[in-house]
Context: one part of a larger RNA
């Protein structure tokens, strides 16, 4: 000195983020107990009283327990030790008990009972699994699963537009197989139709995800706005609550509490950005939850002290780790990659050891976790991109039978087919001049009836009856001519057969399930498998650009054009300055011919400054599509004529891209062909020139070109060329976010802290002096403008540090500066005095205590002489703290679809290191000091504040002043802060000691152990201490500002120039401490060289961590023992007597012996014991 403990006078939270820590309280019995309340609680509320031992007795009991009564008695204290709640009030949050981040978070988070919604009838819903199979469940809707909310109480408003979810669906959209058509001697392929789920569409649904406005006016004071108008929405926030755990401004305003209240509570409320099961409000009980207050209590503090114990220290034994470029390892200033023990300069500095606390080694520890970068990762999210499980649905297979209805295709049979014209109801084409019929079970044709169709004219069929031998074509008209006849077809209808589809249904035989089985259920469905469409962060793989005075946000300086910057060749940067482009034009292009503009002057009906016309003058000021620059007048401008050269092909050069390479693009100059204009020369490869743009793949287009297979083809394939389609991050990936749960590689190439540079900003000063100050710039205040200083604020820069220099504030402790707050000395005053105001010198000393807040700061309170400012890595975390900030948990508001985010708020949340060097404070050893010692000095030098300040009394109610008021010099006294020392007093400690006492053990007594390393309590010597006591200057010298003397420069004046006198707490002395290692290494006295002296050793303490120092060593009081003195405690054991009682035995205790017994780190006396025996060093002679 540290860890752990014990005790502290007076004060009592003043400490601090915060009563953290510690302390208080405590058992049992009796009395007594508030607000509030869900009536259970609250409650051990709070607050009082009692408590031992002994004697006797009572009640109760089978007994042990237990409950009492009456006496006696001791102590400071009777739950005597141990055990053992501090209490109360207000608020927030969560209802409660419970759970959680094993290892920094125990909470307000999770859970919970209760509430609500959704799904589900069991082969269920939900979940696990590739499947078999399994969980829920051997349960069954009073059940289970999923989700939200979170007891109870009072309640839960409006919105279905968006996104979900559910239902519906005439219509639209909607894949594959199958179907139809085309195509193919087959396919591929194309198209069509049909059409599931899904979508569009409609409806419902918010205790689904979610959302819930703005402007203006208005009441007879003002203010406010019940009221009105208007825009707008899906709807415009209702009840409540409200500066909140949500409020930026904000420490809102008012009240209470306090001396003082960024806190707390109660109100108000203009709610940045409250609000109703993302639940709103309230709330008894509960809480190791958050905030505030009161009482009690205390070493938290004022302000520290003593003691105990374990270490540290010393001795003996044993014996690690971190760390280690080197080293003969100082300070200051400077320099240097801008923070040096090692460089430069100066100063300092003999060598070594021990202890201590930690200023520095930008100390050690960990390739910084913040920040940035990486075509590095990972986790998570989603309406990123691309997929995959899974789900829904169609279809096919497993997969059979029957009948009904209704479709499709094909075959057969029968019918049917009306534009106009025309004898008439002409389906088409081809053939075609004849065909059909007559005695019959027959029949052409006609009449009648019925049936079907129908364009109402008729057609077809049937029936029986009647009549009955001819009837129909060819010829006219018609685009087409006969149902006269034959053949092949078309549309429609009916019937029928085959194949097939759909709808609803029946069956049983597959398949499935139940059952032990018999059998039953269900059934071609389902399951399962293939295929197709839709949904699909459930899962996976990835992407999510660059520049950048860090990054992000912003911007595009990312492709082009012009001017300046740009420094007279060319080139030339910045998130430099000023502007543009991503087109336009069939004329605004080509050519030929003609013309001259802008502006001005004069003249001319309306007519004016400007309309149109004429004249003059007019070298470019106009115009040339668009930026700027250049260029242009017989034109590159304006007008007219004719045209399409804005053409096709093919080269070169320049540019893009100076000087290396580089594509697309652009321009210039040619050649070939075909054209235009012009009489021609010629001009014309778009626009007067410089911007107006885009690779490969792919697709479409092209009377394009080449080619392949094939007998051939309406065809097919391959290659090349051209045109069009875009990549604007513009030489061109197909691409969204979060990370505080994070990781890696790197970077001081790049931010946050600090340093450095700078100083706009900041602070301070100065110059000038407009002004005001009644007059008067300068007693005081001082604008505009200007010049600086500082390096405290805030910026800027990115120079040091990212293989780490610990980040705010407080605390502790030290040094410095002065631009001085007080104290000292002065000057001016709009200074009578007193108090002030302003200024000069001055840094010796001082500059304090509290309330709120994490605060620095600030505000406030009471004091005070005053309560100054700043620096030291915003001094100080190998010193402390850890309240704030800044990890992981959680809540609120806001933002975001979400993961998440917020210099927004809120609760919780770890502080490593044994000191090597240096530096510092102390303690020792050695050497030197030209001869060895003992004792005593000097003082170069160093340090100190050793003192600072206040008040009172006298001066004096004086000077001054009209009064009111009201000093000073000087002397004395007291106090306060600081310093040094001490312990007689007071007080603390006092684990020496003495006494009391509880429980237990040693059988009882006596005497003791343990209950903490004193069980607790009372007292306390020495020692050490403070809260106690004592002491701590006058003065001299030189000066500052200032006041002066004499005195010139300047015959005056002048404090100054020469000279001189004064003048401050500041400076130097005086005073105190250290100090011959002061290398110029000092001095004096004595001893010694015939040895002086010293050390070891022994007894010790006034000394002490070890060393050291001091006292002593027999010629001796050094220590111990003993005796006495002086102290502490408080009256010992034993014995005797007494003692409430009790028949006695017994009996707490009292009195006496006895201020006894016990004890003493103190003093004195006294050699009884022990300081014995010895050794070593030492100049020289």
């Nucleotide at each position: 000195c540290c860890g752990g403990c014990g005790u502290u006078a007076g004060g009592g939270a003043a400490u601090u983020c915060g009563g953290c820590a510690a302390g208080u309280u405590a058992g049992u019995c009796c009395c007594g107990u508030a607000c509030c309340u869900u009536c259970g609680g609250a409650a051990g509320a709070a607050g009082g009283g009692a408590u031992g031992c002994c004697u006797g007795c009572u009640c109760u009991u089978g007994a042990c327990c237990g409950a009492g009564c009456a006496g006696g008695u001791c102590g400071c204290a009777g739950u005597g030790a141990c055990u053992c709640g501090g209490a109360c009030g207000c608020u927030c949050c969560g209802a409660c008990u419970g759970u959680c981040u094993a290892g920094u978070a125990a909470c307000a988070a999770c859970a919970u009972a209760g509430g609500u919604g959704a799904c589900c009838g069991c082969a269920a819903a939900u979940c696990c699994g590739c499947a078999a199979g399994g969980a829920c469940u051997c349960g069954u809707a009073c059940g289970g699963u999923c989700a939200c909310u979170g007891a109870a109480u009072c309640c839960u408003g409006c919105c279905c537009a968006g996104u979900g979810c559910a239902g519906g669906u005439a219509u639209c959209u909607g894949a594959a197989c199958a179907c139809c058509u085309c195509g193919u001697a087959c396919a591929a392929g194309a198209g069509g139709a049909c059409g599931a789920a899904g979508g569009a569409c409609c409806u419902g649904u918010u205790a689904a995800c979610g959302g819930c406005g703005g402007g203006g006016g208005u009441a007879a004071c003002u203010a406010u706005g019940a009221c009105c108008c208007u825009c707008u929405u899906a709807a415009g926030g209702u009840a409540g609550c409200g500066u909140a755990g949500u409020a930026c401004c904000u420490u809102g305003c008012c009240g209470c509490u306090u001396c003082a209240g960024u806190a707390g509570c109660g109100g108000c409320u203009u709610g940045c950005a409250u609000g109703a099961a993302u639940g709103g409000a309230u709330c008894a009980a509960c809480g190791a939850g958050a905030g505030c207050g009161u009482c009690a209590c205390u070493g938290u503090c004022c302000c520290a002290a003593c003691g105990c114990u374990g270490g540290a220290c010393c001795c003996g034994g044993u014996g690690a780790a971190c760390u280690g470029u080197a080293c003969g390892u100082u300070c200051c200033a400077g320099u240097g990659c801008g923070g040096a023990g090692u460089c430069u300069g100066g100063a300092g500095a003999c060598c070594c050891c021990c202890a201590a606390g930690g200023g520095g080694a930008a100390g050690c520890g960990a390739a910084g976790a913040c920040c940035c970068u990486a075509u590095a990762g990972a986790g998570c999210u989603u309406u990123a991109c691309u997929g995959c499980a899974g789900g829904c649905u169609g279809u096919c297979g497993c997969u059979g039978a029957g009948a009904c209805a209704u479709g499709g295709u094909c075959g057969c049979u029968g019918a049917u087919g009306u534009g106009c014209a025309g004898c008439a109801u002409a389906g088409g084409u081809a053939g075609g001049a004849g065909c059909c019929g007559a005695u019959a079970c027959a029949c052409a044709g006609g009449u009648a009836u019925c049936c079907g169709c129908g364009c109402c004219a008729g057609c077809g069929g049937a029936u029986c009856a009647c009549c009955g031998a001819g009837g129909c074509a060819c010829u006219c008209a018609u685009g087409a001519a006969a149902u006269a006849c034959u053949a092949c077809c078309c549309g429609u209808c009916a019937g029928u057969g085959a194949c097939u589809g759909u709808g609803a249904c029946u069956c049983u035989c597959a398949c499935u399930c139940c059952g032990g089985g018999a059998g039953g259920a269900a059934a071609a469905c389902a399951c399962c498998g293939g295929u197709a469409g839709c949904c699909g962060g459930g899962c996976a793989g990835u992407u999510u650009g660059a520049c950048u005075g860090g990054g992000g946000c912003g911007g595009u300086a990312c492709g082009c054009g012009c001017u300046c910057g740009a420094a007279a060749a060319g080139a030339u940067a910045u998130c430099g300055a000023g502007c543009g482009c991503g087109c336009c034009c069939a004329a605004a292009g080509g050519u030929c011919u003609c013309c001259u503009c802008a502006c001005g002057u004069g003249a001319g009906u309306c007519g004016g400054a400007a309309a149109c016309u004429c004249a003059c003058a007019g070298a470019c000021g106009a115009g040339c599509g668009c930026a700027a620059g250049a260029g242009c007048a017989c034109a590159c401008g304006g007008a007219g004529g004719c045209c399409u050269g804005a053409c096709a092909g093919u080269g070169a050069u320049c540019u893009u891209c100076c000087c290396a390479a580089c594509g697309a693009g652009g321009a210039u100059c040619g050649c070939u062909g075909a054209c235009g204009c012009g009489a021609a020369a010629g001009c014309g490869u778009g626009g007067u020139c410089u911007a107006g743009c885009g690779a490969a793949c792919c697709a479409a287009c092209g009377a394009g070109g080449u080619u392949c297979a094939g007998a051939g083809a309406u065809g097919g394939g391959a290659c090349c060329c051209g045109u069009u389609g875009a990549u604007g991050a513009c030489a061109g990936a197909a691409a969204a976010g979060c990370u505080a749960c994070c990781u890696u590689a790197g970077g001081g190439a790049u931010a946050a802290c600090a340093g450095a540079g700078u100083c706009g900003u900041c602070a301070c000063u100065c110059g000038c002096a407009a002004g005001a100050g009644c007059a008067c710039a300068u007693a005081u205040c001082g604008a505009c403008c200007g010049a600086g200083u500082g390096g405290c604020u805030u910026g800027c820069u990115a120079c040091c540090u990212c293989g780490a220099u610990g980040u705010c504030g407080g605390u502790u402790c030290c040094c410095u500066c002065c631009a001085u707050c007080c104290u000292g000395c002065c000057u001016g005053u709009g200074c009578a005095g007193a108090c002030g105001c302003a200024g000069g010198c001055a840094a010796g000393g001082g500059u304090g205590a509290g309330g709120u807040u994490g605060u620095u700061c600030g505000c406030c309170u009471a004091u005070u002489a005053a309560a100054g400012g700043a620096g030291g890595u915003c001094g100080u975390g190998a010193g402390c703290u850890g309240g704030g900030u800044u990890u992981a948990g959680a809540c609120c508001g806001u933002c975001g679809u979400g993961a998440g985010a917020c210099a927004g708020g809120u609760c919780g949340g770890c502080u490593g290191c044994u000191a090597u060097c240096u530096a510092u404070u102390g303690g020792g050893g050695g050497u030197g000091u030209a001869a060895g010692g003992u004792a005593c000095u000097u003082g170069c030098g160093a340090g100190g504040a050793a003192c600072g300040c206040u008040c009172g009394u006298a001066u004096a109610g004086u000077a001054c002043g009209a009064g009111a008021g009201g000093a000073a010099c000087u002397a004395c006294g007291a106090g306060u802060g600081g310093g040094u020392g001490c312990c007689a007093c007071u007080g603390g400690u006092g684990u020496a000691u003495c006494g009391g006492u509880u429980g237990u053990c040693c059988g009882a007594c006596a005497g003791g152990g343990c209950a903490g390393u004193u069980g607790c309590c009372g007292a306390g010597c020495a020692g050490c201490c403070a809260c106690g006591c004592a002491c701590c200057a006058c003065a001299g010298g030189g000066u500052a500002a200032g006041a002066g003397c004499u005195g010139a420069a300047u015959g005056c004046a002048u404090c100054u120039a020469a000279g001189c006198u004064c003048g401050a707490a500041a400076c130097c002395u005086c005073c105190c401490u250290c100090a011959a290692a002061a290398a110029g290494a000092a001095g004096u006295a004595c001893c010694a060289u015939g040895a002086a002296g010293g050390a070891u050793c022994c007894u010790u303490c006034u000394a002490g961590a070890a060393g050291a120092g001091a006292a002593g060593g027999u010629a001796g009081a050094u220590a111990g023992a003993c005796u006495c003195g002086g102290g502490g405690u408080g009256u010992a054991c034993g014995c005797a007597u007494c003692g409430a009682g009790g028949c006695a035995a017994c009996g707490a205790g009292a009195u006496g012996u006895u201020g006894a017994g016990c004890c003493c780190g103190c003093g004195a006396g006294c050699a009884c014991u022990a300081a014995c025996c010895a050794u070593c060093c030492a100049a020289g002679c």

Description: A computed fold for a 1181-nucleotide part of an RNA from Haloquadratum walsbyi, annotated as large-subunit ribosomal RNA, half B. The RNAcentral record of the full RNA draws on Rfam. Its Rfam family is "Archaeal large subunit ribosomal RNA". Gene Ontology terms of the family: ribosome and structural constituent of ribosome.